[in-house]
Context: one part of a larger RNA
């Protein structure tokens, strides 16, 4: 120079404090370890693996085992032969696969063939989710939205190196000032970019309806209209821009004023230089090695769904600020033609039937739910809880038995707020309530969005984790 330090200033994060819920106990979803298996393919392993890769294993996905099979191969390029291609049938086999019976005989054409497709042979090769992420590229986590990280030139020093980047102040910031052997820059901050919060102005259909009519039991249903909403396109606006104080006359803070918003107004994209030989050859790409009648490749059934036990993420709970039952009410954002499905009828119901409409601000999925009103239940293992199990059922699919979801009726565990220890959160946030949506034929308590309702707290920075930074101390670099 750095690194370390149970050295030392300042400094900052839900790091502690300060509150609000929660995990850890109970049931069960679901991933891991483990143990079982013939297999329970594989990878991920402190924080930064463990609802992770997987946005969805009944078969297929599937890489795993067993048992059948094939060897130029399932694919891909090149030769030769030989038949268009394709369809339909039946024997045997679990099926792949193998015999075997028909139908077709098309398109170009210089008539020689030729183009696509199949078979059959030879040989070059194909093929490996086989090994190595400590050979590798790409792509990703992390400390981290932390405030760093360096360069040119100049100076100083024998030289590694220093300086600039320090030092006064100030920020969210190496921000931004001042001073200054420095003076510039660069890669990061910050702005430019998306949304969101206000308001103009152009447009008005499928969307809206203030005023004028018209009809209806009723309803933007009709005429009309273009004001509001609302859609989307293009401006306005916020800049410490103005006022007072402080401050060094400085940046810059504080309090006000005006505003729809104040001092980075909220959110989101956006990740310097380097770290952890961090992940990831199983997305993909690719070096070298390996296999090559098999480490490849076809099929059938089975396994990834096993289970004395351990963790970890979640879900529903233990109850009255609840449960049950009637009636009423108010979103946003989304997906739908292999689709989303109205209306009517049928079934307690899952769903059937219907068959309208919709290539979608037009139809549809679609009743939001907690809420609000009335009632009932009276502290109990109950009108809580809802596992299990038994019977009957709907759907989707070649098929729900290993191994699907839902529904109906009966059955009614464990639980009575959880021990050590431990997570998340600073506002429209936590909680707490539903809605959509990717995946997908089915099949979320997981993921990823949307809105409703909407809370306490923060004196502080002595203390635990993590960081910046400036000095010191070192037998380590």
């Nucleotide at each position: 120079u750095g690194a370390c330090g149970g050295g030392g200033g300042c400094c900052c994060g839900c790091a502690c404090a300060a509150g609000c819920g929660g995990u850890g106990g109970a049931g069960c979803a679901u991933g891991u370890g483990g143990u079982u298996u013939a297999a329970u393919u594989c990878g991920a392993u402190g924080c930064a693996a463990c609802g992770c890769g997987a946005a969805g294993a009944a078969c297929c996905u599937u890489a795993c085992c067993u048992a059948c099979c094939c060897u130029u191969g399932a694919c891909a390029u090149c030769c030769a032969g030989a038949g268009a291609a394709u369809c339909u049938g039946u024997u045997a086999g679990a099926g792949a696969u193998a015999g075997u019976a028909g139908a077709g005989u098309g398109c170009c054409u210089u008539c020689g063939g030729g183009a696509a497709c199949u078979c059959u042979g030879a040989g070059a090769c194909a093929g490996g989710u086989g090994c190595u992420g400590c050979a590798u590229g790409g792509c990703u986590g992390u400390a981290g939205u932390c405030a760093g990280c360096u360069c040119g030139u100049g100076u100083c020093g024998u030289g590694a190196g220093a300086u600039g980047u320090u030092g006064g102040g100030u920020u969210a910031a190496g921000u931004c000032c001042c001073g200054u052997a420095a003076c510039g820059a660069g890669c990061g901050c910050a702005a430019c970019c998306c949304u969101u919060a206000u308001c103009c102005u152009u447009a008005u259909u499928u969307g809206c309806c203030a005023g004028c009519a018209c009809a209806u039991c009723a309803u933007g249903g009709u005429g009309g209209g273009a004001a509001c909403u609302a859609u989307a396109a293009g401006g306005a606006g916020a800049c410490u821009g103005c006022c007072g104080g402080u401050g060094a006359u400085a940046a810059a803070c504080c309090g006000g004023a005006g505003g729809a918003a104040g001092g980075c107004g909220g959110g989101g994209a956006c990740g310097a230089c380097g770290u952890c030989a961090a992940g990831u050859c199983a997305u993909c790409a690719u070096g070298g090695c390996c296999c090559u009648u098999a480490c490849g490749a076809c099929c059938a059934g089975g396994g990834c769904u096993a289970c004395a036990c351990a963790c970890g993420u979640g879900c529903u709970a233990c109850a009255a600020u609840g449960g049950g039952a009637a009636g009423g009410a108010c979103a946003a954002a989304g997906g739908g033609u292999u689709g989303c499905u109205a209306a009517g009828c049928c079934g307690c119901g899952a769903g059937g039937u219907g068959g309208u409409g919709c290539u979608a601000a037009u139809c549809u999925c679609a009743u939001a739910a907690a809420c609000c009103u009335u009632u009932u239940c009276g502290u109990a293992g109950u009108c809580c809880g809802g596992a299990u199990c038994g019977g009957a059922g709907u759907c989707u699919g070649c098929a729900a038995c290993u191994c699907g979801a839902c529904u109906c009726c009966g059955u009614g565990a464990a639980g009575u707020c959880g021990g050590a220890a431990u997570c998340g959160c600073u506002a429209g946030u936590a909680a707490u309530c539903g809605u959509g949506g990717a995946u997908c034929a089915g099949a979320a308590c997981g993921c990823c969005a949307c809105g409703g309702u909407g809370a306490a707290u923060a004196c502080g920075u002595u203390c635990c984790c993590g960081g910046g930074u400036c000095u010191u101390g070192u037998a380590c670099u």

Predicted 3D model of a 477-nucleotide part of an RNA (small-subunit ribosomal RNA, 3' major domain) from an uncultured Gammaproteobacteria bacterium. It matches the Rfam family "Bacterial small subunit ribosomal RNA". RNAcentral holds the full RNA, with entries from ENA and SILVA. Model confidence (mean pLDDT): 84 of 100.